[in-house]
Molecule: c-di-GMP-I riboswitch aptamer
Organism: Actinomycetota bacterium
RNA sequence: CCCCCGAAAAGGCAAAGCCUGAGUAAUCAGGUGACGCAAAGCUACCGGACCCUGUUUCAUUAGCAGGGCGGCCGAGCUGCCGAA
Numbered sequence: 001c002c003c004c005c006g007a008a009a010a011g012g013c014a015a016a017g018c019c020u021g022a023g024u025a026a027u028c029a030g031g032u033g034a035c036g037c038a039a040a041g042c043u044a045c046c047g048g049a050c051c052c053u054g055u056u057u058c059a060u061u062a063g064c065a066g067g068g069c070g071g072c073c074g075a076g077c078u079g080c081c082g083a084a
Stems, first nucleotide, its partner, number of pairs: 012037002017032006035071001041077003046074003050068006
């Protein structure tokens, strides 16, 4: 000097529930509220899983089409501090 790890400090984000709105739905947005999170920042035109709608089917199966989900996993990009 670099890499791995993540103590401390300064902060950050915001689960479920509730209220309002959008949507057939999954779910999303705002407010409230904190379960938790070292990336709980971004990417779904990176891959998988899961969820919804339609179709198909004896069947709510497999498959196909469209949609959702980044706080499901893997992956990619970016980022604050730096003790042992």